[in-house]
Overview: Predicted 3D model of a 72-nucleotide RNA (transfer RNA) from a Candidatus Uhrbacteria bacterium. Its mean pLDDT, the model's own confidence on a scale to 100, is 80. Rfam family: tRNA.
RNA sequence: GCGGGUAUCGUAUAGUGGCUAUUAUGAAUGCUUCCCAAGCAUUAGAGAGGGGUUCGAUUCCCCUUACCCGCU
Numbered sequence: 001g002c003g004g005g006u007a008u009c010g011u012a013u014a015g016u017g018g019c020u021a022u023u024a025u026g027a028a029u030g031c032u033u034c035c036c037a038a039g040c041a042u043u044a045g046a047g048a049g050g051g052g053u054u055c056g057a058u059u060c061c062c063c064u065u066a067c068c069c070g071c072u
Stems, first nucleotide, its partner, number of pairs: 001071007010025003018055001027043005048064005
């Protein structure tokens, strides 16, 4: 330099053009308990950045950034 892949709550992940975005774990609050742990309930917390297509984009297209893989 070329080609391919990945980017989603603190962490790890699912998913799909109709989002009020899934689950686990972690966090906070409450219940339970003599206390802790465990358990239960509730709450908050997220689609790398920019542009385009579309009534509507996390999803489709283009570019950029970061990382990974392969070739030279």